[in-house]
Description
Predicted 3D model of a 682-nucleotide part of an RNA (large-subunit ribosomal RNA, domain II) from Candidatus Bariatricus faecipullorum. The coordinates come from a structure-prediction model, not an experiment, and the mean pLDDT is 86.

Context: one part of a larger RNA
RNA sequence: UCCGGCGAGUUGCCGGGACUGGCGAGGUUAAGGGCCGUAAGGUCCGGAGCCGGAGGGAAACCGAGUCUUAAGAGGGCGGAAAGUCAGUUCAGGCAGACCCGAAACCGGGUGAUCUAUCCAUGUCCAGGCUGAAGGUGCCGUAAAAGGCAGUGGAGGGCCGAACCCACAUCCGUUGAAAAGGGUGGGGAUGAGGUGUGGAUAGGGGAGAAAUUCCAAUCGAACCCGGAGAUAGCUGGUUCUCCUCGAAACAGCUUUAGGGCUGGCCUCGUGAGAGUCCUGCGGAGGUAGAGCACUGAAUUCCCGCGGGGGCGUCAAAGCUUACCAAAGGAUAUCAAACUCCGAAUGCCGCGUGGAUGGUUCACGGGAGUCAGACUGCACGAGAUAAGUUGGGCAGUCAAAAGGGAAAGAGCCCGGACCUGCAGCUAAGGUCCCAGAGUGUGUGUUAAGUGGAAAAGGAUGUGGGAUUUCGAAGACAACCAGGAUGUUGGCUCAGAAGCAGCCAUGCAUUAAAAGAGUGCGUAAUAGCUCACUGGUCGAGAGGUCCUGCGCCGAAAAUGUCCGGGGCUGAAACACACCACCGAAGCUCAGGAAUAUAGGAAUGUAUAUUGGUAGAGGAGCAUUGCAUGCGGGAGGAAGCGGUACCGGAAGGAGCCGUGGACUGCAUGGAAGAGAGAAUGCCGGA
Numbered sequence: 001u002c003c004g005g006c007g008a009g010u011u012g013c014c015g016g017g018a019c020u021g022g023c024g025a026g027g028u029u030a031a032g033g034g035c036c037g038u039a040a041g042g043u044c045c046g047g048a049g050c051c052g053g054a055g056g057g058a059a060a061c062c063g064a065g066u067c068u069u070a071a072g073a074g075g076g077c078g079g080a081a082a083g084u085c086a087g088u089u090c091a092g093g094c095a096g097a098c099c100c101g102a103a104a105c106c107g108g109g110u111g112a113u114c115u116a117u118c119c120a121u122g123u124c125c126a127g128g129c130u131g132a133a134g135g136u137g138c139c140g141u142a143a144a145a146g147g148c149a150g151u152g153g154a155g156g157g158c159c160g161a162a163c164c165c166a167c168a169u170c171c172g173u174u175g176a177a178a179a180g181g182g183u184g185g186g187g188a189u190g191a192g193g194u195g196u197g198g199a200u201a202g203g204g205g206a207g208a209a210a211u212u213c214c215a216a217u218c219g220a221a222c223c224c225g226g227a228g229a230u231a232g233c234u235g236g237u238u239c240u241c242c243u244c245g246a247a248a249c250a251g252c253u254u255u256a257g258g259g260c261u262g263g264c265c266u267c268g269u270g271a272g273a274g275u276c277c278u279g280c281g282g283a284g285g286u287a288g289a290g291c292a293c294u295g296a297a298u299u300c301c302c303g304c305g306g307g308g309g310c311g312u313c314a315a316a317g318c319u320u321a322c323c324a325a326a327g328g329a330u331a332u333c334a335a336a337c338u339c340c341g342a343a344u345g346c347c348g349c350g351u352g353g354a355u356g357g358u359u360c361a362c363g364g365g366a367g368u369c370a371g372a373c374u375g376c377a378c379g380a381g382a383u384a385a386g387u388u389g390g391g392c393a394g395u396c397a398a399a400a401g402g403g404a405a406a407g408a409g410c411c412c413g414g415a416c417c418u419g420c421a422g423c424u425a426a427g428g429u430c431c432c433a434g435a436g437u438g439u440g441u442g443u444u445a446a447g448u449g450g451a452a453a454a455g456g457a458u459g460u461g462g463g464a465u466u467u468c469g470a471a472g473a474c475a476a477c478c479a480g481g482a483u484g485u486u487g488g489c490u491c492a493g494a495a496g497c498a499g500c501c502a503u504g505c506a507u508u509a510a511a512a513g514a515g516u517g518c519g520u521a522a523u524a525g526c527u528c529a530c531u532g533g534u535c536g537a538g539a540g541g542u543c544c545u546g547c548g549c550c551g552a553a554a555a556u557g558u559c560c561g562g563g564g565c566u567g568a569a570a571c572a573c574a575c576c577a578c579c580g581a582a583g584c585u586c587a588g589g590a591a592u593a594u595a596g597g598a599a600u601g602u603a604u605a606u607u608g609g610u611a612g613a614g615g616a617g618c619a620u621u622g623c624a625u626g627c628g629g630g631a632g633g634a635a636g637c638g639g640u641a642c643c644g645g646a647a648g649g650a651g652c653c654g655u656g657g658a659c660u661g662c663a664u665g666g667a668a669g670a671g672a673g674a675a676u677g678c679c680g681g682a
Stems, first nucleotide, its partner, number of pairs: 001682006011095004016090008026051003032045005055062002065077004098236002101233001105226006116200009125190001127159003130155001134151001136149004163187003167184005202218001204214003211220001239617006249262005263368002265365007274355004278350005288340001289338002294334003299329003305323002307320004371396006378389003401412003416589004421585003427579003430563003436576001438575006449565001455550002459547010476534005482507003487501003513528001517526002590607006618671001620668002623665007636655005642649002
């Protein structure tokens, strides 16, 4: 890992609902007993009791009434509607209560042959080194002290085997070993090692103290029991088809991944409503707008008051390019501003239409209480997030199909079944790849298309407007561009051109600035404005707009899915055709609901689906009854092209060698792929 077998809503009691049956103003027996039976059980007694038939009151009590009360008032509760006993079924309660699963808690026992400490009694420690005290001799002293030599043999002394330990590192890590091996290391006369016997026990022991040890188990040992502890948690929960089909919300919750009630789903019964469009009538303060209020905020006028300066002993007073109330005018802003104020939405009523598993009430059964993304209007955040919160709508959830290369939530569209039939949607039609190398008119040159901003630019198309222009524009070329004058000042110089002043000076002129730029130390020189000529028809500016350009650097490999595409296979507009889905149609078939009807047929509609509600069936194993099969071969097993809408069911062949099928009823240890399931096998 696979295969086979086993493996999870059961049983009793209680009350409630649904269905079926008995009896019915009644229904029913319990224990117990009699009879039958081996038993299970059946039947007959047994009326105690229970439910119903009357209620009201705390009660006495009264009673279709009664209680309250002084009351005959008023008020409350009653007075109408059949029950009861079984069976089946649904959920609930009490029980282990669908199954498996804790860590733990408690009780009673078993353990100190491991290990910790202690007690008793034994035993062990090669060899070497050091050389304390004491004592001896000599020296020394008044005597001591003291010194020297040798003696002596102390020490949790030194080195180092046995022995004990376990500091480093390597190996080992499904080991040779559930703690070891290698090489080194520490202690080795001591708080030493070790044998034997004994003591201490689980909230207890022991502990040179580490939550360390107490038999490979220790923040409380192990065994059995309470025990099927409890588990708002995780996992698992076994055949089929048909109808409907959610929720991820509100309130409360030591509540937040749980629950209860409501909401939303389903089944039954009963009502006869609901929704949409349309008309009318309402409530309201959002969007917008506004500044009349509350605040914010702008400029000007005015300037209460304040600040600064002058002034003074103090002040008055004067002054000010400062701040600035109220007021006037101006330009604005607001979720918690409003003199105003929609569209939608909401509520009510009415007419006519449309629409449907459409509304309400009561009763049975649920599930749901983590929602996700997208669009729109908002709060929070940073007008960040595949962020977070609620609102409205959609999809997913619980929805397959087509499109978006790929893709829960986007676009199209809701799959009953069959078809080698047709039409379309979104999206597409050069090739991959179904369908146009379609038509017409334009645009783009950037591979823009096929990623991005502020900002920038004689890119290019369209439009508007304006100026100049055959009295000759714009560009180019030829010529002129002068004089007072080197304007004045300044300055070493300043001559159009460092700087300052004037420059709306003047003259000659077709025209020419007291000078546009380059240039010189300053001049000079070049040039421009301006003018004439040549040429001969458009030229310049501004604004709006289409498509492009730059701005443009990131990490696996490239921003059309690819190839590839340029009068397009890009973009804009218009048009025709085609492709394209489980949509629609066509042909055939099935089921469900409704209708009137009636007897299996007609008409219409419907038939995606998780949690979940409801319905109908298949299969397995006993039992009862009936009918069958079987040595001329039962069941089981293997094979098989048959039948049924599914679960499933036959026939035949082989094997097998003795039981077994069908129908009806009734009863369940009644269906396996999952539980790190259990047992066995490969």